A computed fold for a 72-nucleotide RNA from Podila minutissima, annotated as transfer RNA.
The sequence is in RNAcentral, with records from ENA, GtRNAdb and Rfam.
Rfam family: tRNA.
């Protein structure tokens, strides 16, 4: 230097063109003489950045940024 690929909650990850959800962490409750297990709730994400497309972008498009890989 070119080629592919990842980027979503504290972590590991789904999703999909109409303001996004598990598991597991965390916090509160219940169970227990107390822990664990178990059950119930809550709390956390302008969805790497910017633009374009549209009535509407997390998602299509185009530019960068990051990691991972592949070729030279």
């Nucleotide at each position: 230097g070119g080629g592919g690929u990842u980027g979503u909650a504290g972590c590991u990850c789904a999703g999909u063109g109409g303001u996004a959800g598990a598991g597991u962490g965390u916090c509160c409750c219940c169970u227990u003489c107390g822990c664990a297990u178990g059950g119930g709730g809550a709390a956390g994400g302008c969805c790497c950045u910017g633009g374009u497309u549209u009535c509407a972008a997390u998602c299509a498009c185009c530019a960068g940024c990051u990691g991972c890989u592949c070729c030279a």